[in-house]
Predicted 3D model of a 687-nucleotide part of an RNA (large-subunit ribosomal RNA, domain II) from a metagenome. The coordinates come from a structure-prediction model, not an experiment, and the mean pLDDT is 83. RNAcentral holds the full RNA, with entries from SILVA.
Context: one part of a larger RNA
RNA sequence: UCCUACGAGUUACCGUCACUGGCGAGGUUGAGUACCAUGAGGUACGUAGCCGCAGUGAAAGCGAGCCUGAACAGGGCGCACAGUCAGUGGGGGUAGACGCGAAACCAAGUGAUCUACACUUGGCCAGGAUGAAGUCCCGGUAACACGGGAUGGAGGUCCGCACCAAUAAGCGUUGAAAAGCUUCUGGAUGAGGUGAGUGUAGGAGUGAAAGGCCAAUCAAACUCGGAGAUAGCUCGUACUCCCCGAAAGGCAUUUAGGUGCCGCCUGUGGCGUUCCCGACGUGAGGUAGAGCGACUGAUAGGAUGCGAGGGCUUCACCGCCUAUCAAGUCCUGACAAACUCCGAAUGCACGUCGGCCAAGCCAUGGAGUAAGGGCAUGGGUGCUAAGGUCCGUGCCCGAGAGGAGAAGAAUCCAGACCACCGGCUAAGGUCCCGAAAUACUGGUUAAGUUAGACUAACGCAGUCCGGCCCCCAAGACAGCUAGGAUGUUGGCUUGGAAGCAGCCAUUCAUUCAAAGAGUGCGUAACAGCUCACUAGUCGAGGGUCCGGGCAUGGAUAAUAAUCGGGUAUAAGGCAGACACCGAAGGCGCGGGAUAGCAAUUAUAAAAGUAUCGGUAGGGGAGCAUACUCACAGCGUUGAAUGGUGUACGUAAGUUAUCCUGGAGCGGUGAGUAAAGCAAAUGUAGGA
Repeated sequence: UCCUACGAGUUACCGUCACUGGCGAGGUUGAGUACCAUGAGGUACGUAGCCGCAGUGAAAGCGAGCCUGAACAGGGCGCACAGUCAGUGGGGGUAGACGCGAAACCAAGUGAUCUACACUUGGCCAGGAUGAAGUCCCGGUAACACGGGAUGGAGGUCCGCACCAAUAAGCGUUGAAAAGCUUCUGGAUGAGGUGAGUGUAGGAGUGAAAGGCCAAUCAAACUCGGAGAUAGCUCGUACUCCCCGAAAGGCAUUUAGGUGCCGCCUGUGGCGUUCCCGACGUGAGGUAGAGCGACUGAUAGGAUGCGAGGGCUUCACCGCCUAUCAAGUCCUGACAAACUCCGAAUGCACGUCGGCCAAGCCAUGGAGUAAGGGCAUGGGUGCUAAGGUCCGUGCCCGAGAGGAGAAGAAUCCAGACCACCGGCUAAGGUCCCGAAAUACUGGUUAAGUUAGACUAACGCAGUCCGGCCCCCAAGACAGCUAGGAUGUUGGCUUGGAAGCAGCCAUUCAUUCAAAGAGUGCGUAACAGCUCACUAGUCGAGGGUCCGGGCAUGGAUAAUAAUCGGGUAUAAGGCAGACACCGAAGGCGCGGGAUAGCAAUUAUAAAAGUAUCGGUAGGGGAGCAUACUCACAGCGUUGAAUGGUGUACGUAAGUUAUCCUGGAGCGGUGAGUAAAGCAAAUGUAGGA
């Protein structure tokens, strides 16, 4: 992993709703007794009891009324409308209550053959080293003290086997081993190690103390029991088809992943256009916008300058001045979710009319949901960050398949009853992969820009289009040739300053075709080169600015690259026109189901019409399994079972023939359930 078998809403009682049946202003018996009977049985009797037939009040009580109250007021609950006993089903309650699952708690016991500590009684520690006290001898002293030598043999002494331990590393890690092996290592006469016997027990023991150990189990052992503890949690929960079809919201909650009520779904009964859409009419409102000499606040520049600050002055007061601040007023400008003199569009409410096979409302049975998400849009929050977060409105995913988007829940198109080797379209496409234009018209791009990321500020004699203005055959613009002078080296400054360090200026005047008291380079200063400006040559357009299109630089990410790819100068971008392709869309043809039309005495057909995506969930109709009863049957001329496999049905399924097998079995109508497996790290067996 697979196969086979097993494996989860049950049973009893209580009350509730629906349906079916009996009787009906009544319905019904219980225990028990009798008879028939042997069946978890039937019939009869049994009126105790229960429900209903009257309510109301706290009650006394009164009563089709009662209560409240002073009330013949008002108000509250009642009075016209049938129940009851069984059965079946839905859901609720009490019970283990759909199944499996804790960690734990309690009680009674069992454990110290492991291990901890203690007690009793035994046994164990090769060898070597060191050499305490004491004693003896010698020396020494007045006597001691003291010194030396021997002897002696102390010690949680030293080295080191056995023994005990476990420092470091390696190996081992489905091991040789559920703690080991190898080497190094620590203790090794001691708080030593060890045998046997004995003691201490679970909130207890024992502990040189690590929450350690107490039989491979310890922040409370193990065994059985309470016990099916409890589990707002996780997982699982078994055949088919048909109809409808959600929610992820509000309020509350020792509540937030639970639950209650409402909302939204579904079944049944009732009402009968009340729903929805449109038009018209009438309303409430303070948003968008706008405005603020209309408030509250905030606010830029200017004018004026109450008042203040600073300075001067003075004995003091006064006074004068001002590169300061500044009330108020005036002019110009502009702001606000918690500002408004104003003020829409929508939306909302009501009324009338019209449309609409399409709902709406009421009652009641059954739910699920109460973790939502994306996109668009109006906002809050955040950074006008987030695939962020919190609200409003809409759509979609959720619960939605199909086509497009290379791929891709929610983007675009479009809502799948079934079938078809029919034809039309949507989004999107039409060179090849790839179905359809290597199609057409106009202009554009030269960057492979682009065909993916709208990348930005900013830069740019890229190029195309449009516009205003200026110059131009009296010759423009560019180039080339020539000139570009004089007063004067202007004045000042300076060591120098001569167009060209700097300052000043009525930057003036003269000669000219033209030429600045000088545009740049240059010199120490001059010189020199050049420009403005002018003439000649040439011979036709030239130049500044503004706007727009497409391009260009800016342009940077981590394993070679790529528009989906190939590739493309269009097969790129813009505008247009006309074909085609393209989906489960719409159409055609065939078929099925559901529903109303549907009235009618009843049953019911055909046709037409509409509908038939679907999770949680509600409802309906069936298939299969085992057994029971009744009826009619099959079977050794071959039952069940197993195999190949035929036919039928929308499906669960049913079924012919043949083979196997060798004795039971199915059909119809009812009924009863230990009644359907793919999942539960399900259980057992097998492969």